Context: one part of a larger RNA
RNA sequence: UUGGGCAUAAAGGGCAUCUAGGCGGGGUAUUAAGUCGGGUGUGAAAUCUGGAGGCUCAACCUCCAAACUGCAUUCGAUACUGGUACUCUUGAGUUAGGGAGAGGAAAGCGGAAUUCCAGGUGUAGCGGUGAAAUGCGUAGAUAUCUGGAAGAACACCGGUGGCGAAGGCGGCUUUCUGGCCUAUAACUGACGCUGAAGUGCGAAAGCGUGGGGAGCGAACGGGAUUAGAUACCCCGGUAGUCCACGCCGUAAACGUUGUAUACUAGGUGUUACCUCCUUGAGGGGUAGUGCCGUCGCAAACGCAAUAAGUAUACCGCCUGGGGAGUACGCCCGCAAGGGUGAAACUC
Numbered sequence: 001u002u003g004g005g006c007a008u009a010a011a012g013g014g015c016a017u018c019u020a021g022g023c024g025g026g027g028u029a030u031u032a033a034g035u036c037g038g039g040u041g042u043g044a045a046a047u048c049u050g051g052a053g054g055c056u057c058a059a060c061c062u063c064c065a066a067a068c069u070g071c072a073u074u075c076g077a078u079a080c081u082g083g084u085a086c087u088c089u090u091g092a093g094u095u096a097g098g099g100a101g102a103g104g105a106a107a108g109c110g111g112a113a114u115u116c117c118a119g120g121u122g123u124a125g126c127g128g129u130g131a132a133a134u135g136c137g138u139a140g141a142u143a144u145c146u147g148g149a150a151g152a153a154c155a156c157c158g159g160u161g162g163c164g165a166a167g168g169c170g171g172c173u174u175u176c177u178g179g180c181c182u183a184u185a186a187c188u189g190a191c192g193c194u195g196a197a198g199u200g201c202g203a204a205a206g207c208g209u210g211g212g213g214a215g216c217g218a219a220c221g222g223g224a225u226u227a228g229a230u231a232c233c234c235c236g237g238u239a240g241u242c243c244a245c246g247c248c249g250u251a252a253a254c255g256u257u258g259u260a261u262a263c264u265a266g267g268u269g270u271u272a273c274c275u276c277c278u279u280g281a282g283g284g285g286u287a288g289u290g291c292c293g294u295c296g297c298a299a300a301c302g303c304a305a306u307a308a309g310u311a312u313a314c315c316g317c318c319u320g321g322g323g324a325g326u327a328c329g330c331c332c333g334c335a336a337g338g339g340u341g342a343a344a345c346u347c
Stems, first nucleotide, its partner, number of pairs: 004318003008300001012315001014201004021194003025088007033081002035077008049065006091191001092188005097182003103177007110154001114150008125136002162169002206247006215241002220236004258314006266292011296303002320347003329340004
């Protein structure tokens, strides 16, 4: 390469958006590029294949035929693909009604708790552990009451509940703002799907500048434990955790399952909206979110209309273990490092 694969064996890009490209609904007409058929020209010889012949055979050689699956040109065919024109409404979208939501950004506000400060009451302990000690306390702690300050997080509600593309989002109010669902009609008329590059978003930690700092707490100090204890436990505690702006661009960024569309038994919960009448723990529809399960699939575990089933389109990725996500080069970054990504050697 022909192929085979990607939940767990190697393998789905962290997520989105979009360019090129690839692919693309129904009808009519036309064209004839792809496609199909015929003709003509060319496709050197040798080689290959078939037949015949010559060296005593064979290799080898000679002759004849076929072949050279191609290219060009020309004449036709028109189902399919493509081009062009017109058209349709089911894909897609727009407008008008209703709805749910921790979706995002900013500003303001609230109560509980914690620590600290001031004062009152009060006296010898408190704290901590398996047990202790370090630590705090007669300069009055712990406890308790009153007042004040600060920062961070929002108990109950809270739910295999909701929202978001993913990361993620949870006190309350206001302002600005994105998406989604549902019902009925009207409109546009294939405007679609995917998407290499590119661009944007992207937990935590970390970095830069300036703030902030209650609690927690890498590092660090001390007390224990232990043979040792650079740990687990205890007392402290800096960076950090918080805010603004700017970087970083990685995660078990996981459903370890790319996106879109269609089709394929049922049962039972739940969220949002609509609907029916037989008003009941009732039936039906759409969109989500769980569990169980038939066919089918699967190495098994299991998946099973939220597919890992049956198919199509497009993208990404895999090809024995180690060496190694390393080296070198290049790109990005303030740095930390990130992206791309081998080989020798070895089993």